Predicted 3D model of a 73-nucleotide RNA (transfer RNA) from a Planctomycetota bacterium.
Model confidence (mean pLDDT): 81 of 100.
Rfam family: tRNA. It is annotated as a transfer RNA.
RNAcentral holds the sequence, with entries from ENA.
[in-house]
RNA sequence: GCACUGGUAGCUCAGUUGGUAGAGCGGUUGACUCUUAAUCAAUAGGUCCGGGGUUCAAAUCCCCGCCGGUGCA
Numbered sequence: 001g002c003a004c005u006g007g008u009a010g011c012u013c014a015g016u017u018g019g020u021a022g023a024g025c026g027g028u029u030g031a032c033u034c035u036u037a038a039u040c041a042a043u044a045g046g047u048c049c050g051g052g053g054u055u056c057a058a059a060u061c062c063c064c065g066c067c068g069g070u071g072c073a
Stems, first nucleotide, its partner, number of pairs: 001072007010025004019056001027043005049065005
């Protein structure tokens, strides 16, 4: 340099054929307990890597860029 692949909650990751974003773990609060842990319930947390385009509507489709991984040179 070229090709492929990934970037979504604090972490690990889902998200179908475009219809307005979720799970587990973690956090907070409460219940239970002599206390902690475990368990149970509730709850907060996101401009979906950045910019542009298409569309009534984009995490999703198209273009450019940034970062990580793999392969080739």
Taxonomically the source falls in Planctomycetota (Bacteria, Pseudomonadati).